Model confidence (mean pLDDT): 79 of 100. Predicted 3D model of a 172-nucleotide RNA (Lysine riboswitch aptamer) from Pelosinus fermentans. The model forms 100% of the base pairs in the Rfam consensus. Its Rfam family is "Lysine riboswitch aptamer". For this family Rfam cites "Riboswitches Control Fundamental Biochemical Pathways in Bacillus subtilis and Other Bacteria" (Mandal et al., Cell, 2003). The family has 47 seed sequences and 3,224 matches in Rfam 15.1.

């Protein structure tokens, strides 16, 4: 002077991700639940307490009557490990209390590039939609080979990758 590990810093990808955000819709539901009649005779959530012969549980009829999680649109914010999914260990929420169980909130490990079709398995009311495994297809990036002049194929790998600028130790 140059280039390298390392680093910042922009950005691509595309029905692109994500949001206890708004707002509206449709199932959720001739459902849960109240209650009044009639049948029924002692239970009633895992445990206590509590409640029941003034009638428990279950059932039938009539009246009455939701709401969560999820989904469609639009819309508005954060974004390109956007995010997810699985283990730990911590912490909040839910009840008459205890437990279980469901949600949530970061941490850290492992693992998925990324959208879509079947299929199964599971969550769910649900043939929605999610998730997890497995088979495809299409598409982004890089390596490599082959034709080729712009670009095509073909084969493999991951996002702690890929492009662009920048600085750039050590050692030459």
């Nucleotide at each position: 002077a140059g280039a390298u590990a390392a680093g910042a810093u922009a950005g691509a990808g595309g029905c692109g991700c994500g949001g206890u955000a708004u707002a509206u819709u449709a199932a959720g539901a001739a459902u849960a639940u109240g209650u009044a009649u009639c049948u029924g005779g002692a239970g009633u959530u895992g445990c206590c307490a509590g409640c029941g012969a003034u009638g428990a549980a279950a059932g039938a009829u009539g009246c009455a009557a939701a709401a969560a999680g999820g989904a469609a649109u639009a819309u508005c914010c954060g974004c390109c490990g956007a995010a997810g999914u699985a283990g730990a260990a911590g912490g909040g929420u839910u009840u008459g209390g205890c437990a279980a169980g469901a949600c949530c909130c970061g941490u850290u490990u492992a693992u998925u590039g990324g959208u879509u079709u079947u299929g199964u398995a599971u969550u769910g009311a649900a043939u929605a939609a999610g998730u997890g495994c497995a088979a495809g297809a299409c598409u982004g990036u890089c390596a490599u080979c082959c034709a080729a002049g712009u670009u095509g194929g073909a084969u493999g790998g991951a996002g702690u990758g890929c492009u662009a600028u920048c600085u750039g130790c050590a050692u030459u």
The sequence is in RNAcentral, with records from Ribocentre. NCBI's taxonomy places the organism under Bacteria, Bacillati, Selenomonadales, Sporomusaceae, Pelosinus.